[in-house]
Molecule: transfer RNA
Organism: Candidatus Pacearchaeota archaeon
RNA sequence: GAUCCCGUAGCUCAGCCUGGUUAGAGCGCCUGUCUUAUAAGCAGGAGGCCCUGAGUUCAAAUCUCAGCGGGAUCA
Numbered sequence: 001g002a003u004c005c006c007g008u009a010g011c012u013c014a015g016c017c018u019g020g021u022u023a024g025a026g027c028g029c030c031u032g033u034c035u036u037a038u039a040a041g042c043a044g045g046a047g048g049c050c051c052u053g054a055g056u057u058c059a060a061a062u063c064u065c066a067g068c069g070g071g072a073u074c075a
Base pairs, nucleotide, nucleotide: 001074002073003072004071005070006069007068010027011026012025013024020058029045030044031043032042033041051067052066053065054064055063
């Protein structure tokens, strides 16, 4: 330098292709319960305006463009 992939909760990811309900799961965290106590189990809860900006649209995490960050392959 070229091509391709990824960026969504504290962490790991789904959802995007096919735009439309209040954006979900596991782990973690908090509270309660249980226990002599801790862990495990059980019940409940908090936490993300989806990397940034612009565009298209009645409507964008999802489509388009640019940028930023990370990764893979080739040179």